[in-house]
């Protein structure tokens, strides 16, 4: 060069005609309602999923336990988070990227074919040894002994082969009837001990122990933290309607009923208290509605998330839901062609806000790393 990884940005622009939503000014009308001019504003990089956290609202006022839920290596960030960020540690040849990253010698499971046997295992085919049984081979003091052959029968073996994705540490030496950590040496886990760095996780280093304990907790499970509940269709004011509405049932107190912001329970307060059960009234107006854990800029402090301090800015608030549409140019990208012609210009639409995560994007632009043809 070519390929690849990660990371910012940007995701169309200009004129003319028309046609929306909010908002300030001025003017005009009407009991009200409306209309005119000018200014100034109007959909994101994910507004998407609704998968985490949280301003913000309402429900208690006396707590506390158990269920239930979440997290799961360290130490920062942060308003909190399951995010971010920097470390360590496993994967990986490296960058880079993922890790649901305490705990399997606490107990209980669970894993297909294969294989003898998948965790208190276990013998296919093999080694070795005794009976027995063959064959008659060697030696012999005639009493016997070695040796060789078995698919028969006992017993020992887990070293060698094989099945498997993976077989109960490896290499070696010794030992044994034949092996086996049965010993020993060195390796490599694992436990105890001690000590050096680091703030920690954790990495490094010395002893001492034949102790060898697969794989799965994203399987129950067991440990450490942390957790009230519900949501803007919350929640309130107006107006308007019809309300001291109906009906039924009602016991007894250290053990009964209600009640203690979700469910049980302790306990705490209450006491004709309370239980069930049927009914009305608008699909109305207003608030909450948008100045924020905000944007951007500049300096500073931190390896970084990010933290301070100073300065600009105000940039949707609709409510059956507004931000558009036409026409001409231009802008980037693709092809053909020779300065022209044609096509194309992504995902996609606010509806409490907001920080995240994950999914969806056609092009263009910048930085940085890895690998690597050639050439020098």
């Nucleotide at each position: 060069a070519g390929g690849g990884c990660g990371g910012g940005g940007u995701g169309u622009c200009u004129g003319a005609u028309c046609g929306c939503g909010g908002u300030g000014g001025c003017c005009u009308a009407u009991a009200g309602a409306g209309g005119g001019c000018c200014g100034c504003u109007g959909a994101g990089g994910a507004a998407a999923g609704u998968c985490c956290g949280g301003g913000c609202u309402c429900c208690g006022c006396a707590g506390g336990g158990c269920a239930g839920g979440g997290u799961g290596c360290c130490a920062g960030c942060u308003a909190a988070c399951a995010g971010c960020u920097g470390g360590g540690c496993g994967c990986g040849u490296a960058a880079g990227g993922c890790g649901a990253c305490g705990g399997c010698a606490c107990g209980u499971g669970c894993a297909a074919c294969a294989g003898a046997a998948a965790g208190c295992a276990g013998a296919c085919c093999g080694c070795c040894g005794g009976u027995c049984g063959g064959a008659a081979g060697c030696c012999u003091g005639c009493a016997g002994g070695c040796g060789c052959c078995g698919a028969a029968u006992c017993g020992g073996u887990a070293a060698g082969g094989g099945u498997g994705a993976a077989a109960c540490g490896g290499u070696g030496c010794g030992g044994u009837a034949a092996g086996a950590g049965c010993g020993c040496a060195c390796c490599a886990g694992u436990g105890c001990c001690g000590g050096u760095g680091g703030a920690g996780a954790c990495a490094g280093c010395g002893g001492c122990a034949g102790c060898u304990a697969g794989g799965u907790a994203a399987a129950c499970c067991c440990c450490a933290c942390c957790c009230g509940g519900u949501g803007c269709a919350a929640g309130g004011u107006c107006c308007g309607a019809a309300u001291c509405g109906g009906a039924g049932a009602g016991a007894g107190a250290g053990u009964c009923g209600g009640c203690c912001c979700g469910g049980c329970u302790c306990g705490a307060u209450u006491g004709u208290a309370u239980c069930u059960c049927c009914a009305a009234a608008g699909c109305g107006a207003c608030c909450g509605c948008u100045u924020g854990a905000g944007a951007c800029c500049u300096g500073u402090g931190g390896c970084g998330a990010c933290g301070c301090a100073g300065g600009u800015c105000c940039c949707a608030g609709a409510u059956a839901g507004a931000u558009g549409a036409u026409c001409a140019g231009a802008g980037c990208c693709c092809a053909c062609g020779g300065u022209g012609u044609g096509g194309g210009u992504c995902c996609a639409g606010a509806a409490u806000c907001c920080g995240g995560c994950u999914u969806a994007c056609a092009g263009c632009c910048c930085c940085g790393c890895c690998u690597g043809c050639g050439a020098c």
Molecule: Bacterial RNase P class A
Organism: Truepera sp. bin119